[in-house]
RNA sequence: GGGCUGGUAGUUCAGCGGUAGAAUGCCUGCCUCGCACGCAGGAGGUCAGGGGUUCAAAUCCCCUCCAGUCCACCA
Numbered sequence: 001g002g003g004c005u006g007g008u009a010g011u012u013c014a015g016c017g018g019u020a021g022a023a024u025g026c027c028u029g030c031c032u033c034g035c036a037c038g039c040a041g042g043a044g045g046u047c048a049g050g051g052g053u054u055c056a057a058a059u060c061c062c063c064u065c066c067a068g069u070c071c072a073c074c075a
Base pairs, nucleotide, nucleotide: 001071002070003069004068005067006066007065010024011023012022013021018055026042027041028040029039030038048064049063050062051061052060
């Protein structure tokens, strides 16, 4: 330098045009003498950044940044 994969909740990930979700963590309540477990509820997101296409974009296209991986180049 080139190819490929990925970036979404605190964390690990799903979602591949039409309401942003799960597990776990956190908070509250129930349960208990109390804690844990269990049960119920809740908060938490500029979907890496910018632009474009579209009635509508996390999703499609372009550019940039970051991480991983393979190849090439260089002594």